[in-house]
Molecule: transfer RNA
Organism: uncultured bacterium
RNA sequence: UCCGCAGUAGCUCAAUGGUAGAGCGUCUCCCUGUUAAGGAGAGGGUUGUAGGUUCGAGUCCUACCUGCGGAG
Numbered sequence: 001u002c003c004g005c006a007g008u009a010g011c012u013c014a015a016u017g018g019u020a021g022a023g024c025g026u027c028u029c030c031c032u033g034u035u036a037a038g039g040a041g042a043g044g045g046u047u048g049u050a051g052g053u054u055c056g057a058g059u060c061c062u063a064c065c066u067g068c069g070g071a072g
Stems, first nucleotide, its partner, number of pairs: 001071007010024004018055001026042005048064005
């Protein structure tokens, strides 16, 4: 330099172009003699950045950034 893959909640990951979710963790409540376990609920997101396509983009297109792998 070129090619490929990945980037979404604190962490690990989902999401047919049509309301962004789950598990764990955090907080509150229930349960109990207490803790753990169990149950119910709540909070938490500039979907890496900037543009484009579209009635509508996490998803499609372009460039860039970061990480990993490969080629030279």